[in-house]
RNA sequence: AUUAGAAAAAGGCAAACUUCUCGAAAGAUUAGGACGCAAAACUACAGGUCUAAGGUGAAUCCACUAGGACGGCUGGGUUGCCUAA
Numbered sequence: 001a002u003u004a005g006a007a008a009a010a011g012g013c014a015a016a017c018u019u020c021u022c023g024a025a026a027g028a029u030u031a032g033g034a035c036g037c038a039a040a041a042c043u044a045c046a047g048g049u050c051u052a053a054g055g056u057g058a059a060u061c062c063a064c065u066a067g068g069a070c071g072g073c074u075g076g077g078u079u080g081c082c083u084a085a
Stems, first nucleotide, its partner, number of pairs: 002085004012037002017032002021028002035072001041078003045075003048070003054065004
């Protein structure tokens, strides 16, 4: 440096749910909590998903729309612990 994660060690992260704050919402944050994770670290680049305040149409029903979100949906990119070869 590359490949792999069967066993082991040191540790790490933290789903649902509850709670605090922010937000129009999706969602994020704080504190609990552990379903899981070898990148569950970072990045909206490609695909995908969610929301629709504002806007447009419409006419009060609604439809469309991301400069809003999701990296714990997949791929790509960047970085990284341990072990083995």